[in-house]
RNA sequence: CGGGGCGUGGCGCAGUCUGGUAGCGUUCUCGCCUGGGGGGCGAGCGGUCGGAGGUUCAAAUCCUCUCGCCCCGA
Numbered sequence: 001c002g003g004g005g006c007g008u009g010g011c012g013c014a015g016u017c018u019g020g021u022a023g024c025g026u027u028c029u030c031g032c033c034u035g036g037g038g039g040g041c042g043a044g045c046g047g048u049c050g051g052a053g054g055u056u057c058a059a060a061u062c063c064u065c066u067c068g069c070c071c072c073g074a
Base pairs, nucleotide, nucleotide: 001073002072003071004070005069006068007067010026011025012024013023020057028044029043030042031041032040033039050066051065052064053063054062
């Protein structure tokens, strides 16, 4: 320098192909069950999706640029 992959609640991931209210597990908080611990059940808090711009009625998703990490080639 060229090509490819990944980036989404604290953590681990799905959703992208085919645009239409951002979800799951776990952690945390509260409540219930239990004599207590552990465990189980229920509810809740928490992210505008790495950043910027564009297309669209509508973008995590499509397009362009860019940042970080990893891989391959030169």

Transfer RNA from a bacterium, 74 nucleotides, folded computationally. The sequence was found in a public genome assembly. Rfam family: tRNA. By type it is a transfer RNA. About the family: Transfer RNA (tRNA) molecules are approximately 80 nucleotides in length. Its mean pLDDT, the model's own confidence on a scale to 100, is 82.